[in-house]
Molecule: transfer RNA
Organism: Lachnospiraceae bacterium
RNA sequence: GCUUCUGUGGCGUAGUUGGUAGCGCAACUGAUUCGUAAUCAGUAGGUCGUCAGUUCGAGUCUGAUCAGGAGCU
Numbered sequence: 001g002c003u004u005c006u007g008u009g010g011c012g013u014a015g016u017u018g019g020u021a022g023c024g025c026a027a028c029u030g031a032u033u034c035g036u037a038a039u040c041a042g043u044a045g046g047u048c049g050u051c052a053g054u055u056c057g058a059g060u061c062u063g064a065u066c067a068g069g070a071g072c073u
Base pairs, nucleotide, nucleotide: 001072002071003070004069005068006067007066010025011024012023013022019056027043028042029041030040031039049065050064051063052062053061
């Protein structure tokens, strides 16, 4: 330098005929307990790496760019 893959709440991930985002763990509140843990119920937290484009509508398509991984030279 070229090719390719990945990038979604604190962490790990789903979302693949485009219809405005789920799950697990963690956190917080309450119940239970003499108390802790466990268990049960609930709450908050992401606008999807960033910037543009297409579209009535984009996590999903297109371009650029950033970060990381792999391969080639």